[in-house]
RNA sequence: AACGAACGCUGGCGGCGUGGAUCAGGCAUGCAAGUCGAACGAGAAAGUUCCUUCGGGGACUAGUAAAGUGGCAAAAGGGGUAGUAAUACAUAGAUAACGUACCUUUCAGUCUGGGGCAACUAUCGGAAACGAUAGCUAAUACCGGAUACGUUCCUGAAUGCAAAGUGUUCAGGAGGAAAGUGGGGGAUUUUAGGACCUCACACUGAUUGAGCGGUCUAUGUCGUAUUAGCUUGUUGGUGGGGUAAUGGCCUACCAAGGCUUAGAUGCGUAGGGGACCUGAGAGGGUGACCCCCACCACCGGAACUGAGACACUGUCCGGACACCUACGGGUGGCUGCAGUCGAGAAUCUUCCGCAAUGGACGAAAGUCUGACGGAGCGACGCCGCGUGAAGGAUGAAGGCCUUAGGGUUGUAAACUUCUGUCAAGUGUUAUGAAUAAUCGUACUCUAAUACAGUACGAGAUGACAAAGGCACUAGAGGAAGCCACGGCUAAAUAUGUGCCAGCAGCCGCGGUAAUACAUAUGUGGCGAGCGUUGUUCGGAAUUACUGGGCAUAAAGAGUUCGUAGGCGGUUUAGUUAGUCGAAUGUGAAAUCCCACAGCUUACCUGUGGAACUGCAUUCGAUACUACUAAGCUGGAGUCCUUGAGGGGAAAGUGGAAUUCCAGGUGUAGCGGUGAAAUGCGUAGAUAUCUGGGAGAAGGCCUAAGGCGAAGGCAGCUUUCUGGCGAGUGACUGACGCUGAGGAACGAAAGUUAGGGUAUCGAACGGGAUUAGAUACCCCGGUAGUCCUAACCGUAAACGGUGAGCACUUGGUGAUGGUGGUUUCUGAGCUAUCAUUGCCGUAGCUAAUGCAUUAAGUGCUCCGCCUGGGUAGUACGAUCGCAAGGUUGAAACUCAAAGGAAUUGACGGGGGCUCACACAAGCGGUGGAGCAUGUUGCUUAAUUCGAAGCAACGCGAAGAACCUUACCUGGGCUUGAACUGCAGGGAUUAGCUCUUUGAAAGGAGAGUGACGCCUUACGGUGGAACCUGUAGAGGUGUUGCAUGGCUGUCGUCAGCUCGUGCCGUGAGGUGUUAGGUUAAGUCCUUUAACGAGCGAAACCCUUGCCAUUAUUUACCAACGGAUCAUGCCGGGAACUAUAAUGGGACUGCCGGUGUUAAACCGGAGGAAGGUGGGGACGACGUCAAGUCAUCAUGGCCCUUAUGUCCAGGGCUGCAAACGUGCUACAAUGGCAUCUACAAAAUGUUGCGAAAUCGUGAGAUGGAGCUAAUCACCAAAAGAUGCCCCAGUUCGGAUUGCAGGCUGCAACUCGCCUGCAUGAAGUUGGAAUCGCUAGUAAUCGCGGGUCAGCUAUACCGCGGUGAAUACGUUCCUGAGCCUUGUACACACCGCCCGUCAAGCCACGAAAGCCGGGGGUACCCUAAGCCGCUGUUGUUAACCCGUAAGGGAUGCAGGCGUCCACGGUAAAACUGGUAAUUGGGACU
Repeated sequence: AACGAACGCUGGCGGCGUGGAUCAGGCAUGCAAGUCGAACGAGAAAGUUCCUUCGGGGACUAGUAAAGUGGCAAAAGGGGUAGUAAUACAUAGAUAACGUACCUUUCAGUCUGGGGCAACUAUCGGAAACGAUAGCUAAUACCGGAUACGUUCCUGAAUGCAAAGUGUUCAGGAGGAAAGUGGGGGAUUUUAGGACCUCACACUGAUUGAGCGGUCUAUGUCGUAUUAGCUUGUUGGUGGGGUAAUGGCCUACCAAGGCUUAGAUGCGUAGGGGACCUGAGAGGGUGACCCCCACCACCGGAACUGAGACACUGUCCGGACACCUACGGGUGGCUGCAGUCGAGAAUCUUCCGCAAUGGACGAAAGUCUGACGGAGCGACGCCGCGUGAAGGAUGAAGGCCUUAGGGUUGUAAACUUCUGUCAAGUGUUAUGAAUAAUCGUACUCUAAUACAGUACGAGAUGACAAAGGCACUAGAGGAAGCCACGGCUAAAUAUGUGCCAGCAGCCGCGGUAAUACAUAUGUGGCGAGCGUUGUUCGGAAUUACUGGGCAUAAAGAGUUCGUAGGCGGUUUAGUUAGUCGAAUGUGAAAUCCCACAGCUUACCUGUGGAACUGCAUUCGAUACUACUAAGCUGGAGUCCUUGAGGGGAAAGUGGAAUUCCAGGUGUAGCGGUGAAAUGCGUAGAUAUCUGGGAGAAGGCCUAAGGCGAAGGCAGCUUUCUGGCGAGUGACUGACGCUGAGGAACGAAAGUUAGGGUAUCGAACGGGAUUAGAUACCCCGGUAGUCCUAACCGUAAACGGUGAGCACUUGGUGAUGGUGGUUUCUGAGCUAUCAUUGCCGUAGCUAAUGCAUUAAGUGCUCCGCCUGGGUAGUACGAUCGCAAGGUUGAAACUCAAAGGAAUUGACGGGGGCUCACACAAGCGGUGGAGCAUGUUGCUUAAUUCGAAGCAACGCGAAGAACCUUACCUGGGCUUGAACUGCAGGGAUUAGCUCUUUGAAAGGAGAGUGACGCCUUACGGUGGAACCUGUAGAGGUGUUGCAUGGCUGUCGUCAGCUCGUGCCGUGAGGUGUUAGGUUAAGUCCUUUAACGAGCGAAACCCUUGCCAUUAUUUACCAACGGAUCAUGCCGGGAACUAUAAUGGGACUGCCGGUGUUAAACCGGAGGAAGGUGGGGACGACGUCAAGUCAUCAUGGCCCUUAUGUCCAGGGCUGCAAACGUGCUACAAUGGCAUCUACAAAAUGUUGCGAAAUCGUGAGAUGGAGCUAAUCACCAAAAGAUGCCCCAGUUCGGAUUGCAGGCUGCAACUCGCCUGCAUGAAGUUGGAAUCGCUAGUAAUCGCGGGUCAGCUAUACCGCGGUGAAUACGUUCCUGAGCCUUGUACACACCGCCCGUCAAGCCACGAAAGCCGGGGGUACCCUAAGCCGCUGUUGUUAACCCGUAAGGGAUGCAGGCGUCCACGGUAAAACUGGUAAUUGGGACU
């Protein structure tokens, strides 16, 4: 795009079309083929009317109806597509091999006789259908005779032709017809009908044409080879028969042919064409409607009649089915029009009319016509029309959304002004209708004015139709839906739902913010329709003729030879088959296309044109192809000379090694492995020596080297033998290439038979390994490995690349020849042929790559491919001894499978490098007690979060109340805190007090202010309070909706960009490489050149110096004072403080290095190679952490999940883990004595001196808002004692007594004193930190804080080590490279069994069908043949008659034959216990 469609929702009108596609299943009922009285005989009734003796009769009806004889039609029209793969159809031809009713042309004729049969009447049979017998009768029925042509046949002659005795012409002979009816009529005649004449129709014999039909030929016409051979009337001939006619169409005889890989035969499917749909075309699909042809008519068979049939509404027979029946017997055929049942997703009215067109009959009127014309039903299709138009903004209301402002629906509506198509009503009116009969006029025919015909004029007839046209009436009135809105694809929002419900054409959507589900609103599309489903073509170059491919994606046969076939060098001549051109014929109409015309337009219809790309015939052209003939030498081949070679076959022969046997020497092991063990060995192994045997394999040479078609081929010698290269001339003269089938060869394994068997070695045994180990490793070992003969016929049989020929830049090797040159020999150089490698240009390729040995450019031929799996499986066939091979599907299932390359990630891949990563060390953890955090358990609650590293002394820099989020109980509900609005509002707020209560809260008493105006009475107002309402509040949920902040890889050195270049592209390059660095740091190189974020630097701190400044810090010099002290005057040197500068940059020297970057060493220097430390954290990763810091979307709660209060809990304890403290002691503990810090902090504070207390502390209050005062005592240190013990170690636990803070220390604080004195004697597997002022060790301060659980955290200083060979390993990281089937990226992906379910398929004992054939039997009807002597027989003949003859019929026999039966096979389906493998979950 299309449809004979169907389904869902919806539905106003009209026109034109179209409508049983399925069960060629069955059918009730009605109709669908009759007509002619001008062929013929006969001839009613009801009814009306007249008469009547009432019994009836007559007339009209009416020569009508119905029936019969006869003629014509019934073979057309109408329906259907079962069968049919050629007896069909299409196209072009042939018929010299034929027929033809009606019509037409022309010629001739129609004479004379005859006897019957229906109808009818009578009798009889039968239920009926239908008959039987007797009798009567007519014809255009039937029969005899006559006559007859250009007819038929025979004979003869001539002539023609394409084979013909078949055409044409002539002569002779023989045979063959008929029917009348009607109209009119002047003369003649008559029995008054006629005869006769004439006209019309009919009839007979010939003839012409048209139309129609029969037969034949060529070409074309589906699938299947898992159908390869078929055929006996088969193929041909002769004679005969038959037919309209040819012919094995039939028959007798003879011959043995005929068809077939260009697909016979079989099987399956199917009506063919014009055309229709699609497509740019070529094609592909289809064969509804309309037209042509064929075939069929319940199924099968058969003939009759006829011009025509083997006959849809004819006959006969058989069968099935149905109906009637009196059971004896009969009847029927919708695949005609309607209609009905059935089956189905599905397809209409039991309509009107012959008015038109057409047909049959008829002289005609006319009759018949389910053909046809029309109407009806169905949105089934196409086409047209309408459902209103213009104006109308406060952009109404309502709906929906919202950022709450608004937006949108939307000029849409309302409203105003109009219009009147369609539908409705009323009225009116046209076309389809004319060439009828009949009448008139003229002409023709005729004797005729008649009849008849022709022309003109008059002239009846409408199913459709209540339709159509026109006019009028009234009124916007009666007339819109369907689908979609994630992308493809035009059109989005909200709500609901929460991997549910559902959607889906493909991708896919849905797991709490769904533009994808459902609904709503809005929007988009189409519109009386819109969607869905199905089917066909297109897109699909996805079967490729036009127009594809085969190295790696599917695809080159394992190789060669060769048949058919295809293709084929060069010259000349001829032919003209192919090819090309022209003409003629044909290619039905319709359709398609163009133009015009008719319906209001369109669809539709008509007229004309073009076209139908085809086929045939004739004529022409001759380049090419082909054919014929004759040549040529370039392709191909032969001869000659020469060369290399694991080419093949057979025979012979040699050495090394292995193993076995015998012997010698010799002694305890050998062997084997990662390590072992099995095994061998004191019966003497292994080792070693000598001798002997056996079989197999061929070291070095040996090579990406040689040969062969491939498989493959290797010691040496001989014999036989194939192929190839080079050289040079001569010869043949296209002899060539490819190659379906076919044939031969064809590794290894395997098979058969017979040998052989040293080694090795499936199976098997043993030992190990292992979770197991039917393996890898070890010890043995059978078949086999070897030979002969014969099978098998496959391999990653690979260059994954079929064979042949030609052409197309180059470079460099190798093997085998030949020529030239030089030198006179080892060779070198150069040219060329063949073979074999590598690298590369153009070109090709998806890329990788190929590239004169093509995967380039062309030609020829063959093979093969068409998504993955199922499956190289099943079935069948074939080959094989078997194993198996060859050929080779489908159901079902998936949405991919695959190739090449890219970037990552990963690897028990590689290279380089780094890091307290290991190693080297020091000290810990893991064991103990306690502290603290976590899990778990418990609980009314033990609030919540954090979870490998990167949760666990974490949030928490401090839970007794508070905090607090948890629990229990008691209260409040616009609320504890905030804002707005409305209303009320006068003493309210504040303060004091009483009472109740655990408190919150409740109840009550007292006291008690304000602004403005004012006439001082009062008015008014705000805050507060109360009520109401918006709304507050939430540590409720979602960190997977988020912002912000943070952790981590990691202070690792990386991450990118612009421009350029490369690549089809992803992407690459830069960023790689060589060095170097802590560093992508720097240098060099470089299709890259630059740049950015990181690194570094800048910043802070610390280490040295200088300058400046000089109080609260300092005190060298001067002076003063004191027992003493910077205490004082002063000072500005020093220290310190705190501001500004300096200093370090590989700057200098030497060496190494590429001249570089840089590295090593040195000097100087307080400091040396980023001096030490800190802050600073690239692109990104982990849906990392946090909604409980804060902020925030959505959701949730609203007398509660909010809020207030008291008490409790967060501190609970069988257990487990993390992080720490204190220890286990002598490098120590205790006691005594006595030096040196730094950095902090302090007014709700630090708090001195002094006094009291053993002490915690108390009293006290100077001084200090701090370089001034205070905290403040530093501790490790030194000396003495202890003497290795559960201790003078260790301090848990517990008791008593105190202190401090605080409303309050019970749950649940800290401190002090006295007493008590637990575990623990250095810690298993494992594991952590640290490289220098570091570890270790020692104390001090601060924050939080009323107090404290601080042993934590953040800082400060004192004392102060050891070790690093080094990068193999463990962990992590960086760069380069490699492989990859991974990409949520190895915590990846993924294979097979087993278990269960389900699906399709195969096999299968058997069971049930189907179609076709073979053989035989039976054989209806019927044609044909014979018979027809019995029976029977109007027509003709003989006969007076009887009768006879002739003829026919019945009957009988026979051939053929449908249905049916029997038998054995093959083919093909269905089903099946069971079973096999496969797909999916």

Annotation
The prediction has a mean pLDDT of 83. The RNA shown here (small-subunit ribosomal RNA) has 1481 nucleotides and comes from an uncultured bacterium. The RNAcentral record of the sequence draws on ENA and SILVA. It matches the Rfam family "Bacterial small subunit ribosomal RNA".